[in-house]
Molecule: small-subunit ribosomal RNA
Organism: Solirubrobacterales bacterium
RNA sequence: UUCACGGAGAGUUUGAUCCUGGCUCAGGACGAACGCUGGCGGCAUGCUUAACACAUGCAAGUGGAGCGACGAACCCUUACGGGGGCAAAGCCGCGAACGGGUGAGUAACACGUGGGCAAUCUGCCCCGAUGACCGGGACAACUCAAGGAAACUCGAGCUAAUACCGGAUGUGCCAUCCCCCCAUAAGGGGGUCUGGUAAAGGAAGCUUCGGCUAUCCGCAUUGGGAGGAGCCUGCGCAGCAUUAGCUAGUUGGUGGGGUAAAGGCCUACCAAGGCGACGAUGCUUAGCUGGUCUGAGAGGACGAUCAGCCACACUGGGACUGAGACACGGCCCAGACUCCUACGGGAGGCAGCAGUGGGGAAUCUUGCACAAUGGGCGACAGCCUGAUGCAGCAAUGCCGCGUGAGGGAAGACGGCCUUCGGGUUGUAAACCUCUUUCAGUUGGGAAGAAGGGUCAGCGUUGAACAGACGUUGGCUUGACUGUACCUUCAGAAGAAGCCCCGGCUAACUACGUGCCAGCAGCCGCGGUAAUACGUAGGGGGCAAGCGUUGUCCGGAAUCAUUGGGCGUAAAGCGCGUGUAGGCGGUUACGUAAGUCUGCUGUGAAAGUCGGAGGCUCAACCUUCGAAUGCCAGUGGAUACUGCGUGACUAGAGUCCGGAAGAGGAGAGUGGAAUUCCUGGUGUAGCGGUGAAAUGCGCAGAUAUCAGGAGGAACACCAACGGCGAAGGCAGCUCUCUGGGACGGUACUGACGCUGAGACGCGAAAGCGUGGGGAGCAAACAGGAUUAGAUACCCUGGUAGUCCACGCCGUAAACGAUGGUCACUAGAUGUGGGGGGUGUCGACUCCCCCCGUGUCGUAGCUAACGCGUUAAGUGACCCGCCUGGGGAGUACGGCCGCAAGGCUAAAACUCAAAGGAAUUGACGGGGACCCGCACAAGCAGCGGAGCAUGUGGAUUAAUUCGACGCAACGCGAAGAACCUUACCUGGACUUGACAUACUGCUGACCGCUGUGGAAACACAGCUUUCCUUCGGGACAGCAAUACAGGUGGUGCAUGGCUGUCGUCAGCUCGUGUCGUGAGAUGUUGGGUUGAGUCCCGCAACGAGCGCAACCCCCGUCCCAUGUUGCCAGCAUUCAGUUGGGGACUCAUGGGAGACUGCCGGUGACAAACCGGAGGAAGGUGGGGAUGACGUCAAGUCAUCAUGCCCCUUAUGUCCAGGGCUUCACACGUGCUACAUUGGCGCAUACAGAGGGCUGCGAUACCGCGAGGUGGAGCGAAUCCCAAAAAGUGCGUCUCGGUUCGGAUUGGAGGCUGAAACUCGCCUCCAUGAAGGCGGAGUUGCUAGUAAUCCCAGAUCAGCAAUGCUGGGGUGAAUACGUUCCCGGGUCUUGUACACACCGCCCGUCACACCACGAAAGCAAGCAACACCCGAAGUCGGUGAGCUAACUCGCAAGAGAGGCAUCCGCCGAAGGUGGGGCUCGUGAUUGGGGUGAAGUCGUAACAAGGUAGCCGUACCGGAAGGUGCGGCUGGAUCACCUCCUUU
Repeated sequence: UUCACGGAGAGUUUGAUCCUGGCUCAGGACGAACGCUGGCGGCAUGCUUAACACAUGCAAGUGGAGCGACGAACCCUUACGGGGGCAAAGCCGCGAACGGGUGAGUAACACGUGGGCAAUCUGCCCCGAUGACCGGGACAACUCAAGGAAACUCGAGCUAAUACCGGAUGUGCCAUCCCCCCAUAAGGGGGUCUGGUAAAGGAAGCUUCGGCUAUCCGCAUUGGGAGGAGCCUGCGCAGCAUUAGCUAGUUGGUGGGGUAAAGGCCUACCAAGGCGACGAUGCUUAGCUGGUCUGAGAGGACGAUCAGCCACACUGGGACUGAGACACGGCCCAGACUCCUACGGGAGGCAGCAGUGGGGAAUCUUGCACAAUGGGCGACAGCCUGAUGCAGCAAUGCCGCGUGAGGGAAGACGGCCUUCGGGUUGUAAACCUCUUUCAGUUGGGAAGAAGGGUCAGCGUUGAACAGACGUUGGCUUGACUGUACCUUCAGAAGAAGCCCCGGCUAACUACGUGCCAGCAGCCGCGGUAAUACGUAGGGGGCAAGCGUUGUCCGGAAUCAUUGGGCGUAAAGCGCGUGUAGGCGGUUACGUAAGUCUGCUGUGAAAGUCGGAGGCUCAACCUUCGAAUGCCAGUGGAUACUGCGUGACUAGAGUCCGGAAGAGGAGAGUGGAAUUCCUGGUGUAGCGGUGAAAUGCGCAGAUAUCAGGAGGAACACCAACGGCGAAGGCAGCUCUCUGGGACGGUACUGACGCUGAGACGCGAAAGCGUGGGGAGCAAACAGGAUUAGAUACCCUGGUAGUCCACGCCGUAAACGAUGGUCACUAGAUGUGGGGGGUGUCGACUCCCCCCGUGUCGUAGCUAACGCGUUAAGUGACCCGCCUGGGGAGUACGGCCGCAAGGCUAAAACUCAAAGGAAUUGACGGGGACCCGCACAAGCAGCGGAGCAUGUGGAUUAAUUCGACGCAACGCGAAGAACCUUACCUGGACUUGACAUACUGCUGACCGCUGUGGAAACACAGCUUUCCUUCGGGACAGCAAUACAGGUGGUGCAUGGCUGUCGUCAGCUCGUGUCGUGAGAUGUUGGGUUGAGUCCCGCAACGAGCGCAACCCCCGUCCCAUGUUGCCAGCAUUCAGUUGGGGACUCAUGGGAGACUGCCGGUGACAAACCGGAGGAAGGUGGGGAUGACGUCAAGUCAUCAUGCCCCUUAUGUCCAGGGCUUCACACGUGCUACAUUGGCGCAUACAGAGGGCUGCGAUACCGCGAGGUGGAGCGAAUCCCAAAAAGUGCGUCUCGGUUCGGAUUGGAGGCUGAAACUCGCCUCCAUGAAGGCGGAGUUGCUAGUAAUCCCAGAUCAGCAAUGCUGGGGUGAAUACGUUCCCGGGUCUUGUACACACCGCCCGUCACACCACGAAAGCAAGCAACACCCGAAGUCGGUGAGCUAACUCGCAAGAGAGGCAUCCGCCGAAGGUGGGGCUCGUGAUUGGGGUGAAGUCGUAACAAGGUAGCCGUACCGGAAGGUGCGGCUGGAUCACCUCCUUU
């Protein structure tokens, strides 16, 4: 100086929020596979499954310089013969134990790491020392002969050696005794004596041919080295405790055996040990490591290729040989399998390289070469080498390159979209100018070769021309390969796909489809306008690849050491005592185990990281360094922890004192009350309920008095008071007994805290045995209630509740809060103890300690809340949690008499389940308030007849819409035709209607006639305008664009409307509070019709609403008076006329009413109550006016409109029919049922409207509807027009009538082309139901209800009794807000948010899925006992066989060896009873899921009986009831405490 360099989140629970919590995604990786696609090169990689079976070929041989035999070519030779040595079997040596493969087994000293061997071995190789002398006998090959199908085997005979054997020598080595040194638990090193113990030659050269050699290779003994191997050991290295006990060679000792070597490694005997909660044993899984992937790291997962170690070689067992094996391509045996066979018998082992079959989603060539590297043998040459080097196949991966570059706007054609203007594809293409990598083609052409061989020289050593070593030159040696690389030529030429485009997540439109087809990683898309399906255009991403699937890590702080939690989300054991363990006060010294630090060793290489370098770059490779956190050794430090020794008193304990207490156990005892019994008094009921009934009672109940019996519980005191570890504990007395607080200071001297297992206690219910039994009371019975009522209510009633003893061991066993210690503001109650002040004494007041409550600061918390009694801040220990459901269940185990308890999963399924808080909505929650909401009244409806609308039915059609309030006298303020949309029939097709364009024609219209139902068709008559003379306007015909649609969708829309509701609300800005949704304001105290106003207040203001402003009515004034009016003056039949403006009235404009005034109440406010004045008084009455929003409310048929649909018809025209039907049901009305009435006669008084295709007077005709006629009036003038109820008089008299008028018959009138279906009116006649209306229900609070007429719109006429207006007459009642309905505000609960018409539970039925049980059935694994027992080692035997050595002349004997046989052990096999595991199983059990099934309504609100927990009984089911417990219960009241004033 460089480098070692790095941590992102998102979607999804809700109406919204914060939190908890799971699921999912974005990243990286792979020995991968699959789909679509595919130009080149480099470097890597390539059976993860069946350690399944294997055809064929190859993968380990070599040495003639160890040996004998055979002896080709060739050479020499006169001949005999000699040399030579290719090839090849045998003896012999070395190798074959390496290299290569695989991962089955193995949870182990197998592996990793560090040590040890004084307890060991080691061929070849290196260094050193010494030696190599004398002999001997065989066996292969070979020859002869034999058996066998073969494999192969056997007999006789010959022979060599570096094969085998004996002897000698002994540098040495080994053994025994002794001695010395070092070391030490032991067998370490050295020395003396004695004993034992070796060998082999070959080549070459020389030679006097006998031999020799300081040459080379080999041989023997021995010391060391290197490398290798063996053994021991500390530490590390999976899961399951639903595996808790295991072990007889087991643990140790002694003797012996065995091994290269320690050792129960083996054996005999002796002892009874050894291992285990720090996890033994068992079961399951697994080769281990360097490393690989991921990760910020710590970690997690993995263990392909490469490298180290281990294990295995068809399965199991065994040894032999050897330096090394219990041996992949060796042997023996057993088993399975395959092959050959002459049936007698044999052969084999690809988990070597290729390759085959099989399995599988899936993994390559039966290639070339030993040129290089390495290995074996050899003196060498060399041979062998599927190790290796290369090539081939595969996009399997990583890396690199290319598929062209520049220019080019008429922004071409085409495609797609379009608002029809255009946009986009897009400089993209075409076109122009260039370039030529790669592929193709032409030619050239390395490096990898160092070395070796050979030839010819030279040098050193040497006696040497040998040999060895070195050196110079020539020639020669390459699988890959004519490869890398260079180069010629031609031409943009040969070379782009895949996925995605709703959010996460970069990228959008059209069409098709219509909850279908389909998509989907999660959330979720698709039901006619899909950026989510399919296609197209366009876009985004990556690119010779791109996606999908699978797996791992990450994100996931979602197992949290780094780095989480447990009051309510999952999570504190019901409580205590205490073992192991963990943690532990003050102080001194020692030690140095932990801890810190220096140095040393080790941590293989490769890999990773950094530097440098080599392939054109990169991948890749080479090299240097860093790092490898650990382990071991050694030196040092001593604060802390540990250990050892000593001291201390603050923790803990002991002692003393006086007090408190429902603490526990036992015994005794008391009064009140219930029930029962006896007796008295007494009479008809009692009891019970929402109301009843069952029940009891004239056989005397209930009531009442007296006496008695018996059991259980202890009123008041009594208190968020006391005691206890918890459960829990209550009359009083006695006995025994535990604990705590306070005060005192004497003593002990850390004796402490926690506490896995363990042990004990442990409400209620329940169980066993024996008692007891008054009341209460599961079950049960009866009565009610109810649709039902296995319940709630009532009457009874048994277990039980009580006692003793023994079990059970669970609760919402809760403060849902484990224990201990320390620290961190206070305020205020209360129980116990003490001190002080004060007093004669007692109160009082102050302080300290312990307990028990409330409020509250800091802090904490997701929030709620906690807050010295912590949920704050720290320390220690224990328990527990890891998404919901399945499930606290199954199986297994333990406990229990049983009920059951404790421990405790998985499959499967969902994307949530949850906590706290927020806003709403809702409540058979609460408070307050309002409304004809109830109540108080009046009149109705519901019954009748008719009218009208609707449903239903009918029909060719009965067109369509509207459906709780808020559809139903509604759209419709007028269906005979028309309307008309419907039906039947007849017609038309550029059309009944609009615009444009082209061509032709000249009128069209109208009138008449014919046919026809008409539309329409035909015929006849008649007939234009302007002009610049081109033509145009207009009309018709033909053609093209188009018209047209009351066809669909009001759930695609605009507009309009209804409703909550004329209710008083709905919001915003800024500020403040809250993590946030949100809150505040807008709540509170008053007040109002009102969010109206006042006051207060972390709010201050503002907006839309309210009110007011507008219109009508009510009073007055002013102005003006015609068609209106007439007081006074004239006049008349008549305001008719003159006249008048006073009055009414009309029109226009003003005034007036504001709680302004007075009194009272009230906070001195707002306001309210009363009063005065006034035409009117507190909004004077009425209208118009309808906030934010709700109901996918209504309307596509008023209109407009997107999209879809029809186009000789779903368009258009016409005639007739239908919308007017009719068993029935409902709504809204009319008329009535009569005497407050009907009828007759007479008579009075309005307002508001309408009128020229009109209203129509007087008059005349008609009983009448009406007709004739026509004055006046476009209207304050004329007309409609008579107002009616009323009033007066008369009549009727309670009768289905002089009520009522339906229905029907007859005769007429009017409108209209036309009254049959199907109009209205009149007259005559007819005279139905109906006698005031069940359950229920509607309207109305004053000029209102009721009642009475009048007018208008629509309209030719009218089914109008409807609707909209107008006036006349004109009431009753409101105590009040308990209740019904609706609404507003505040508050509360909530599991609702589509918001209670919500949510939701269980049985049953059906379908599917996984699991448990089950008589059994079937399989596997590991053991155990016994039987049998191969090969083989070991031991014994060895009468049989036997060359070398010894003795012997020999025969023979001996030593030694072998065969055989016996024994121990022993694989496979067999038998047996058990263990564990998997599969399957009639049937059966619960569980999960499923769109609209059945029964009920359990839970959420006080969920309509508060809910829940434990337990017991019962019931179709949710569930009910009993006992005890909890608040995680609403509401009301009271008490206590606290806060504020």